[in-house]
This is a predicted structure of an 82-nucleotide RNA (transfer RNA) from Ruegeria lacuscaerulensis. It matches the Rfam family "tRNA". Rfam describes the family as follows. Transfer RNA (tRNA) molecules are approximately 80 nucleotides in length. It is annotated as a transfer RNA. The source organism's lineage runs through Bacteria, Pseudomonadati, Pseudomonadota, Rhodobacterales and Ruegeria.

RNA sequence: GCGGAUGUGGCGAAACUGGUAAACGCAAGGGACUUAAAAUCCCUCGUCCUAGGACUUGCGGGUUCGAUCCCCGCCAUCCGCA
Repeated sequence: GCGGAUGUGGCGAAACUGGUAAACGCAAGGGACUUAAAAUCCCUCGUCCUAGGACUUGCGGGUUCGAUCCCCGCCAUCCGCA
């Protein structure tokens, strides 16, 4: 330099061909149980603010009524070729 794969909450990871973004697990916080703890069970858990809204799928554009999904450019990691 060329080609391919991957990038989604703190972490892993789903969303099957464009139609409510974040299911599920881990971690974390609160509570129940316990003399106390572990285990177990219940609840909460992206960001911002004027608290009702707005924003968010690596970053920036484009197509579309509508994009994690399609197109273009860039970045990062991994694999292959030279």